[in-house]
RNA sequence: GACAACGGCAAACCCGGCGAAAGCCGGCGACGCAAAGCUCUGGAGGCUACCGCUCACGCAGGCCAUCGCGUGAAGCCACGCCAGUCCGGCUACCGAA
Numbered sequence: 001g002a003c004a005a006c007g008g009c010a011a012a013c014c015c016g017g018c019g020a021a022a023g024c025c026g027g028c029g030a031c032g033c034a035a036a037g038c039u040c041u042g043g044a045g046g047c048u049a050c051c052g053c054u055c056a057c058g059c060a061g062g063c064c065a066u067c068g069c070g071u072g073a074a075g076c077c078a079c080g081c082c083a084g085u086c087c088g089g090c091u092a093c094c095g096a097a
Stems, first nucleotide, its partner, number of pairs: 001094001008033002014027005031084001037090003042087003045082003052076003055072005
């Protein structure tokens, strides 16, 4: 980065599988991509919330002691996820302007 050449990758939908989810893998299929190749153990941003915490409600208990269990479409939370969100790093085909 070209109305070039050889090629490459593969969005969404759908099907099957994994996962709590975000999402990932495979198949189909092409929206697009000059790095839509790799890197999340370079930086920023975004997504999800199983578990956990807080709160609310209900139940138990109310002699002492222990302070419990359940529900939630509520709030917070990454160790999970996104590189086809951006910046950066590494690597790579061609060779016109």
The RNA shown here (c-di-GMP-I riboswitch aptamer) has 97 nucleotides and comes from a soil metagenome. The model forms 95% of the base pairs in the Rfam consensus. The RNAcentral record of the sequence draws on MGnify.